[in-house]
């Protein structure tokens, strides 16, 4: 100087004018809501309560003005995961189905997140990726090619020991020649043997070497590999210049079905709580005599049936008689709502995620939905893009700028 890797910060800036929302302080106005006093009517257990009107207060709720300080993100997005909070709601209990997760150990409120380690893989390297339990419980799948694709094999080739065939020599018998026996061959390769060599394929019955064999083969042996066991190190996953043992067999795939282990209520701020106001505790029709009890014999009570009870089914428990149709009232205000598993600094513990202590800070709470418009200057020329209960992650989109550490290459000293 160039090319990379990992982590972090930032997200146009400044000035002026006008405008918007909320908070604090202050001044003025007003009175439908609020408080007090009084009054009419009703009622009373004589304490009061409800209701009609008037006055006063005050600024709790409202309006206007002034002053002060504040006002969209690293993803606010997707709604994927986990929680806080609220309610179902306390027999919401139990079982089954279903679902989630999947190496080990930690962090955390928790998680499918994060940190560290192990194993496998990629990269020269710094580093990066992993949907990482089980294939001897079972079932499936792998086109074509190939002899054969897992209880899986003989296409080419190799062999010529053994059986067979052929040729030659010779012996015997008989009848020129034939039959049988014996021997022989660089003979043939039908039966047979083989799985070392070659071929097909993504993948073909462990690998290298020596011996052995007719030729071969873990057939035997040595080493490697693999299985099992022990020992050592480690919390563990695992690992080993360790030891013993076994010729050793059957591969891949579970992001195929499946098996194993652990775990699992639901709904959601349109949750929910409070206040005020209004209505019609409305009307009609049908069923519940299936079982049983009582009686005033009436669907009156109980069981059943049916319905409701915040994932599905069943059992159980609680509540309620069931079904259909017609009709009426309400949609307002306040809270939830922003002080949080919050942020910053320093110190300690830890490899780290994180945690402990001290000190400091308060940082949007809108609700037909606030932060906009104009002008000027600057340079890094501005991308992706707007909170609506809050927080921890993950995923997706994205113009630039800055900082720190590390790796590789080239050149010079």
């Nucleotide at each position: 100087c160039g090319a990379g890797a990992u982590g972090g910060c930032u997200a146009g800036a400044c000035a002026a004018u006008c405008g918007c929302c909320g908070c604090u302080a202050u001044a003025u106005c007003g009175u439908u809501g609020u408080a007090c006093u009084u009054u009419u009517a009703c009622u009373u257990u004589c304490g009061g309560g409800u209701u009609u009107g008037a006055g006063u207060a005050g600024a709790c709720g409202g309006a206007u003005g002034u002053a002060g300080g504040g006002g969209a993100g690293g993803a606010a997005a997707g709604u994927c995961c986990g929680g806080g909070c609220u309610c179902c709601a306390a027999a919401u209990g139990g079982a089954c189905a279903g679902g989630u997760u999947g190496c080990c150990a930690g962090a955390u409120a928790a998680c499918u997140u994060c940190u560290g380690g192990g194993a496998g893989g990629c990269g020269u390297g710094a580093g990066c990726c992993u949907a990482c339990a089980a294939c001897u419980a079972g079932u499936g799948c792998a086109g074509c090619a190939g002899a054969g694709a897992g209880c899986a094999a003989a296409c080419c080739g190799c062999c010529g020991a053994u059986g067979g065939c052929c040729g030659c020599u010779u012996u015997u018998a008989u009848u020129u020649a034939u039959a049988a026996g014996a021997g022989u061959g660089u003979g043939c390769a039908c039966a047979g043997g083989u799985a070392a060599g070659g071929g097909u394929g993504a993948a073909a019955g462990g690998g290298u070497g020596c011996g052995g064999u007719a030729a071969g083969a873990g057939c035997g042996c040595a080493c490697c590999g693999c299985g099992c066991g022990a020992c050592u190190a480690g919390u563990a996953a695992u690992a080993g210049u360790u030891c013993g043992u076994g010729g050793c067999a059957c591969g891949g795939u579970a992001a195929a079905c499946u098996u194993c282990a652990a775990c699992c209520g639901g709904a959601g701020c349109a949750a929910u709580u409070u206040c005020a106001a209004a209505u019609a505790g409305g009307g009609u029709u049908c069923c519940u005599c299936g079982a049983u009890c009582c009686u005033u014999a009436g669907a009156g009570g109980u069981c059943a049936a049916c319905g409701c009870g915040u994932g599905g089914u069943c059992c159980g428990c609680g509540c309620g008689g069931g079904a259909a149709c017609c009709g009426g009232g309400u949609a307002g205000a306040a809270a939830g709502c922003u002080u949080g598993a919050g942020c910053c600094u320093u110190a300690g513990a830890g490899u780290g995620a994180u945690u402990u202590a001290a000190g400091g800070c308060c940082u949007a709470g809108a609700c037909g939905a606030a932060u906009g418009a104009u002008u000027g200057u600057c340079c890094u020329a501005g991308a992706c893009a707007a909170a609506a209960c809050c927080c921890g992650g993950c995923u997706u989109a994205u113009c630039g700028g800055c900082c720190a550490u590390c790796u590789c290459g080239c050149a010079c000293c």
Model confidence (mean pLDDT): 75 of 100. Predicted 3D model of a 413-nucleotide RNA (Bacterial RNase P class A) from Psychrosphaera sp. F3M07. Its Rfam family is "Bacterial RNase P class A". By type it is a ribozyme. Rfam's curators write: Ribonuclease P (RNase P) is a ubiquitous endoribonuclease, found in archaea, bacteria and eukarya as well as chloroplasts and mitochondria. NCBI's taxonomy places the organism under Bacteria, Pseudomonadota, Alteromonadales, Pseudoalteromonadaceae, Psychrosphaera. The sequence was found by an Rfam model in a public genome assembly.